[in-house]
Context: one part of a larger RNA
RNA sequence: CUGGGCGUAAAGCGCGCGUAGGCGGUUAAUUAAGUCAGAUGUGAAAGCCCCGGGCUCAACCUGGGAAUUGCAUUCGAUACUGUCAGGCUAGAGUGUGGUAGAGGGAAGCGGAAUUCCAGGUGUAGCGGUGAAAUGCGUAGAUAUCUGGAGGAACAUCAGUGGCGAAGGCGGCUCUCUGGACCAACUCUGACGCUGAGGUGCGAAAGCGUGGGUACCAAACGGGAUUAGAUACCCCGGUAGUCCACGCCGUAAACGAUGUCAACUAACUGUUGGACGGGUUACCACCCUUCGUGGCGCAGCUAACGCGAUAAGUUCUCCGCCUGGGGAGUACGGCCGCAAGGUUAAAACUC
Repeated sequence: CUGGGCGUAAAGCGCGCGUAGGCGGUUAAUUAAGUCAGAUGUGAAAGCCCCGGGCUCAACCUGGGAAUUGCAUUCGAUACUGUCAGGCUAGAGUGUGGUAGAGGGAAGCGGAAUUCCAGGUGUAGCGGUGAAAUGCGUAGAUAUCUGGAGGAACAUCAGUGGCGAAGGCGGCUCUCUGGACCAACUCUGACGCUGAGGUGCGAAAGCGUGGGUACCAAACGGGAUUAGAUACCCCGGUAGUCCACGCCGUAAACGAUGUCAACUAACUGUUGGACGGGUUACCACCCUUCGUGGCGCAGCUAACGCGAUAAGUUCUCCGCCUGGGGAGUACGGCCGCAAGGUUAAAACUC
């Protein structure tokens, strides 16, 4: 190289965009590069293989053939692939009119609650636990009422509901902005798919500078528990949690399932849209379509299970795996302020 695989056994990059490359709809023509076929030349000899011959046989020697799967030149074939120049509309996109949505950025606003502050009422407890204690309170707490301050998060609605490529997104209003879906048509005419490198986005924690800090809360202090208790429980409490800007680039980043496309029984729930019918407040029904669930035939699977949202049947391109440990480590490179990330072995051992 050929090969076998990647839901759970080793194995799908966290997710996009995209360069090179690879692959690519339909129709007729062109060419003849790939492809196929013929001829010629060459492909040393020996060896291997086949048929003979010679040493009494064999090894060995020797004659002929085949083979040398290749290369070059030349004459042809034209289905497929390519090339060149046309056409088409089923892929892809554009336009018109609508629809739903926690999609993203920015600004403003709102109510409930916690805490704190001030004042009123009021008096001896409150709080906490399995039980307690630390803690708070006669300098008037807890409780309750009024007013104020400030920060963070948005109960109900809420739904295997919605949106987004993923991470993720949930109070209200306004503004800027991306995508999707539906219906009937219009236009362009293969403009497509994938994507090594590259580039962008990327939860939480963490880092830098400057703000902010109500709640919660690593570290830390105290009280308990216990043989001990560097814990679980309790009272406190700082980073952090929040904002702006800049880094980090990792997660069980999970559907543990890469992307695109086509095909392959039924039944049932639900979101959005559309046609029709019943009706005209509106309601349930049928059909279709884009999503999102359940169950299930065939088929697949080691089994579990998957089953039109495939793990079925095929096709395209990329990524990855090759016994366990050593080890996602060392060394080196690259990146980072650091923490560290990424790329990634070997000895040895079972």
Overview: This is a predicted structure of a 350-nucleotide part of an RNA (small-subunit ribosomal RNA, central domain) from an uncultured prokaryote. Rfam family: Bacterial small subunit ribosomal RNA. Its family is annotated with ribosome and structural constituent of ribosome in the Gene Ontology. Its mean pLDDT, the model's own confidence on a scale to 100, is 88.